[in-house]
């Protein structure tokens, strides 16, 4: 660097240094930030992916623990964007269909469109494990 699998609405901050932007990328929204954000260091937490250990089990697997390797400690991966399904709502009569009324226009619904809510998925990303 590439690709595979799993997970991603839970959880968890103090001190020191620095000094202006930051929340991955594009756009929009919403936030954090001189009461010092982001980042770095130390310590402490959180969690339990991998290993070790222990327990159950024939096994597959499940559980415990937190010793080792990672991870992580504002906001759902901060939210939305693309696709599918769907709820209500508003608008329209250009096209097409159905019903009703009736023949002059029509009305209602399907329908088309806008904004918006919900569910699922995709893409991108993050982390772990292992592969090339």
């Nucleotide at each position: 660097c590439a690709g595979u699998c799993a997970u991603c609405a839970a959880g968890a901050a103090a001190g020191g240094c620095c000094g202006a932007g930051g929340g991955a990328a594009u756009a929009g929204a919403c936030c954090c930030g001189a009461c010092g954000a982001c980042g770095c260091c130390u310590u402490g937490a959180c969690a339990a992916c991998c290993g070790a250990u222990c327990c159950c089990g024939c096994a597959a697997g499940g559980g415990a623990c937190a010793c080792g390797g990672u991870g992580c400690c504002g906001c759902a991966u901060u939210c939305u964007a693309c696709c599918u399904c769907u709820g209500g709502u508003c608008c329209g009569g250009a096209a097409u269909c159905a019903g009703c009324a009736a023949u002059u226009c029509g009305c209602u619904g399907g329908c088309g469109g806008g904004a918006u809510g919900g569910a699922g998925g995709a893409a991108a990303g993050a982390u772990g494990a292992g592969u090339g």